A computed fold for a 350-nucleotide part of an RNA from an uncultured prokaryote, annotated as small-subunit ribosomal RNA, central domain. The prediction has a mean pLDDT of 89. The RNAcentral record of the full RNA draws on ENA.

Context: one part of a larger RNA
RNA sequence: CUGGGCGUAAAGGGCGCGUAGGCGGCCUGGUCAGUGAGAAGUGAAAGCCCUCGGCUCAACCGGGGAACUGCUUCUCAUACUGCCAGGCUAGAGAGUGGGAGAGGAAAGUGGAAUACCCGGUGUAGCGGUGAAAUGCGUAGAGAUCGGAUGGAACACCAGUGGCGAAGGCGACUUUCUGGACCACAACUGACGCUGAGGCGCGAAAGCGUGGGGAGCAAACAGGAUUAGAUACCCUGGUAGUCCACGCCCUAAACGAUGGAUACUUUGUGCAGCGGGUAUCGACCCCUGCUGUGCAGGAGCUAACGCAUUAAGUAUCCCGCCUGGGGAGUACGGUCGCAAGGCUGAAACUC
Numbered sequence: 001c002u003g004g005g006c007g008u009a010a011a012g013g014g015c016g017c018g019u020a021g022g023c024g025g026c027c028u029g030g031u032c033a034g035u036g037a038g039a040a041g042u043g044a045a046a047g048c049c050c051u052c053g054g055c056u057c058a059a060c061c062g063g064g065g066a067a068c069u070g071c072u073u074c075u076c077a078u079a080c081u082g083c084c085a086g087g088c089u090a091g092a093g094a095g096u097g098g099g100a101g102a103g104g105a106a107a108g109u110g111g112a113a114u115a116c117c118c119g120g121u122g123u124a125g126c127g128g129u130g131a132a133a134u135g136c137g138u139a140g141a142g143a144u145c146g147g148a149u150g151g152a153a154c155a156c157c158a159g160u161g162g163c164g165a166a167g168g169c170g171a172c173u174u175u176c177u178g179g180a181c182c183a184c185a186a187c188u189g190a191c192g193c194u195g196a197g198g199c200g201c202g203a204a205a206g207c208g209u210g211g212g213g214a215g216c217a218a219a220c221a222g223g224a225u226u227a228g229a230u231a232c233c234c235u236g237g238u239a240g241u242c243c244a245c246g247c248c249c250u251a252a253a254c255g256a257u258g259g260a261u262a263c264u265u266u267g268u269g270c271a272g273c274g275g276g277u278a279u280c281g282a283c284c285c286c287u288g289c290u291g292u293g294c295a296g297g298a299g300c301u302a303a304c305g306c307a308u309u310a311a312g313u314a315u316c317c318c319g320c321c322u323g324g325g326g327a328g329u330a331c332g333g334u335c336g337c338a339a340g341g342c343u344g345a346a347a348c349u350c
Stems, first nucleotide, its partner, number of pairs: 003322004007304002012318001014201004021194003025088007033081002035077008049065006091191001092188002095184004103177007110154001115149001117147005125136002162169002206247006215241002220236004258317006266295011299306002323350003332343004
């Protein structure tokens, strides 16, 4: 080392691309490295184990045997693995033709609403609450009509609908651009899967520089409530929220479920593409692939539940767990402007 596990008990890396490595489809031939068989040599003695014997027994000692699971060489076998050569098309990719989509980036445009400003009408309230008060208003508010400015978000459509690897993406138009799916199939011929390190992406908050600032709103101020009220409620309100560029790198980053492949009873809905039947045509009806839900069977599960989108049956690769607290702390290292992130103990204690 060989164990058992990871939806909820400890445990799936936030997500992708990919290096090394590990693993890898069908057929034929070769080789014989791994693998299997046999033989030879070696594997010192002592010790261990078995047996016989010597000290009155034992410890101790002596004889014999077994064992020394290993290594080297030679011979044989060739199914499997490896290696070499040749071939194949079911994996993978490319091609042609299609339609779907809030996938991404940039530029431009639009309407509703809030707010502020200007003007008209108009007069005493408005606002807010459990009730109030702070606040706003006779210097004319609130309401209402017209105009103008500015910022942010896009009602209805909207749907266990769609897209994306995840984070996430929702007005409209244009440009640039990624991926998936369906049909055809005459191209390549295993080119594949996973992926330690590495690289990239990564909500919100936060940070730097410069802009912007309507609404909302940490902090803060005031009014209430209360025994108090550093809160919940109310009136205000600054960072921030928005944009550009550069950082940060965390999360209940969740399906709390890593990726890939194959197999395994059913019913039903939705989305995309196709085939058949029918028809003047569409719908209806039957059916294939992909995605996304629900119900439930075998099986699994501690139970809850999962159940062809598995938590079933198997294989491959990666990550992770190993009692609670101490502690995601200390120390060290590394990254960061900082905040802090990543890595990550022990004493002690139950």